Annotation
Transfer RNA from a Pseudomonadota bacterium, 76 nucleotides, folded computationally. Its Rfam family is "tRNA". Rfam classes the family as a transfer RNA. Rfam links the family to the GO term triplet codon-amino acid adaptor activity.

């Protein structure tokens, strides 16, 4: 040096046909029990990595960069 493939809640992800950001775990209330776990309820968490562009609107597309992983190639 070339090519792919990823970044969204404190964690592990989905949404990607561009149109109201979302699941499950944690956590916090509370019901349930004599208690505790487990099981019901509901609550609280986002600059969707930056930064630019298309657009009436962008987590979704385009361009740049940062990061993190795979593969091929050169050197030693």
């Nucleotide at each position: 040096g070339g090519g792919c493939u990823c970044a969204u809640a404190g964690c592990u992800c989905a949404g990607c046909u561009g149109g109201c950001a979302g699941a499950g775990c944690c956590u916090c209330c509370g019901g349930c029990u004599c208690a505790u776990a487990a099981c019901c309820g509901g609550g609280u968490g986002g600059u969707c990595c930056c930064a630019g562009g298309u657009u009436c609107g962008a987590a979704u597309c385009c361009u740049g960069g940062u990061g993190a992983g795979c593969c091929c190639a050169c050197c030693a």